A computed fold for a 75-nucleotide RNA from a Candidatus Woesearchaeota archaeon, annotated as transfer RNA.
The organism belongs to Candidatus Woesearchaeota, within Archaea.
Rfam family: tRNA. Rfam links the family to the GO term triplet codon-amino acid adaptor activity. About the family: Transfer RNA (tRNA) molecules are approximately 80 nucleotides in length.

RNA sequence: GCCUCCGUGGCUUAAUCUGGUUAUAGCGGCGGUUUCGUAAACCGCAGGUUGGGAGUUCAAAUCUCCCCGGAGGCU
Numbered sequence: 001g002c003c004u005c006c007g008u009g010g011c012u013u014a015a016u017c018u019g020g021u022u023a024u025a026g027c028g029g030c031g032g033u034u035u036c037g038u039a040a041a042c043c044g045c046a047g048g049u050u051g052g053g054a055g056u057u058c059a060a061a062u063c064u065c066c067c068c069g070g071a072g073g074c075u
Stems, first nucleotide, its partner, number of pairs: 001074007010027003020058001029045005051067005
């Protein structure tokens, strides 16, 4: 230098291939119930510029282009 794949809450992850209701769940965090107290269990809450930008579209996490980061391969 070239090719392929990946990037979504603090961590892991579904939704992408077929664009369409308010982006999903677990763990973790916070609050509550319970307990003499803690843990466990149960209930609730917060937390996402979907890596960044642009484009296509009535509508983009999803399609296209550029850039950034990571993994693998070729020379």